The part of an RNA shown here (small-subunit ribosomal RNA, central domain) has 345 nucleotides and comes from an uncultured marine bacterium. Its Rfam family is "Bacterial small subunit ribosomal RNA". Rfam links the family to the GO terms ribosome and structural constituent of ribosome.
[in-house]
Context: one part of a larger RNA
RNA sequence: UUGGGUUUAAAGGGUCCGCAGGCGGUCUAUUAAGUCAGAGGUGAAAUCCCAUAGCUCAACUAUGGAACUGCCUUUUGAUACUGGUUGACUUGAGUCAUAUGGAAGUGGAUAGAAUGUGUAGUGUAGCGGUGAAAUGCAUAGAUAUUACACAGAAUACCGAUUGCGAAGGCAGUCCACUACGUAUGUACUGACGCUGAGGGACGAAAGCGUGGGGAGCGAACAGGAUUAGAUACCCUGGUAGUCCACGCCGUAAACGAUGGAUACUAGUUGUUGGGAUUUAUCUCAGUGACUAAGCGAAAGUGAUAAGUAUCCCACCUGGGGAGUACGGUCGCAAGACUGAAACUC
Numbered sequence: 001u002u003g004g005g006u007u008u009a010a011a012g013g014g015u016c017c018g019c020a021g022g023c024g025g026u027c028u029a030u031u032a033a034g035u036c037a038g039a040g041g042u043g044a045a046a047u048c049c050c051a052u053a054g055c056u057c058a059a060c061u062a063u064g065g066a067a068c069u070g071c072c073u074u075u076u077g078a079u080a081c082u083g084g085u086u087g088a089c090u091u092g093a094g095u096c097a098u099a100u101g102g103a104a105g106u107g108g109a110u111a112g113a114a115u116g117u118g119u120a121g122u123g124u125a126g127c128g129g130u131g132a133a134a135u136g137c138a139u140a141g142a143u144a145u146u147a148c149a150c151a152g153a154a155u156a157c158c159g160a161u162u163g164c165g166a167a168g169g170c171a172g173u174c175c176a177c178u179a180c181g182u183a184u185g186u187a188c189u190g191a192c193g194c195u196g197a198g199g200g201a202c203g204a205a206a207g208c209g210u211g212g213g214g215a216g217c218g219a220a221c222a223g224g225a226u227u228a229g230a231u232a233c234c235c236u237g238g239u240a241g242u243c244c245a246c247g248c249c250g251u252a253a254a255c256g257a258u259g260g261a262u263a264c265u266a267g268u269u270g271u272u273g274g275g276a277u278u279u280a281u282c283u284c285a286g287u288g289a290c291u292a293a294g295c296g297a298a299a300g301u302g303a304u305a306a307g308u309a310u311c312c313c314a315c316c317u318g319g320g321g322a323g324u325a326c327g328g329u330c331g332c333a334a335g336a337c338u339g340a341a342a343c344u345c
Base pairs, nucleotide, nucleotide: 004316005315006314007299008298012313014202015201016200017199021195022194023193025089026088027087029085030084031083033082034081035078036077037076038075039074041072042070049065050064051063052062053061054060092192093189094188095187096185097184098183099182100181101180104178105177106176107175108174109173110172111155115151116150117149118148119147120146121145122144126137127136163170164169207248208247209246210245211244212243216242217241221237222236223235224234259312260311261310262309263308264307267290268289269288270287271286272285273284274283275282276281294301295300318345319344320343327338328337329336330335
């Protein structure tokens, strides 16, 4: 390079937006760039092929022919497809109206239970913890219990293969603002679309910077146990952190280990939100289970495809060395991204 692949064998970018690029619905007319056909030019000779001839044959050589599958320019045509231009269309896409949905986001307010602490009352010798103990707390009155007050964090039940969001993710209640989806329509625009290298935005947890906050939990750390040892598992404490504001970091088994879009291909049975209805049922958009054909190495998948096809992007090419070294870009740092080779099996 050709070719083959990417759920689990190597391989789908964490997710979306989007410039360039690639690809793109139906009909009409026109053009003739791509495309196709004819003609002219060119395609040196030698070589190759064919037919003859010359060395006694052959190799070799000579003559003639064919060929040179190509290229470009010129020219004449063809017009199905692709492209350009013109006009039209509505089914793709969007807008509007009506109805409706949700733990979608941001900001604010607020509620109850639990926990801890403080003060006061009752009350007396233990409490706590474990496999068993001890460290620890407690006569300076603990644990328990009652009342009041304060603090921070998280929201039991409802709650569910439930719902929403591009992903990360989102859950007490109420209010304000913002975004989004779906259905219906004899409303409107009229291909305005899909994908998307670079680029941009968002992106759990941990971590970092500045300032707050700190109830519970709890890396590190201390002590008590266990043990041959125990830098652990268990117990008593406990700092950072966890929480808030602003700014960084940019990674995860960021998983459906399955990129996005469109079309098509038997059924059965749940469920969420709409619509229609003669209340039998039908239908649209999601979300689950089982299964036909098919696919698959199998497990399995099966209209939410891993089936049948088309378009665009990303990625893979034996194991280790190694996601390392070097260089570069980014970052306060931690580090992230890009990313080899020698050598070895």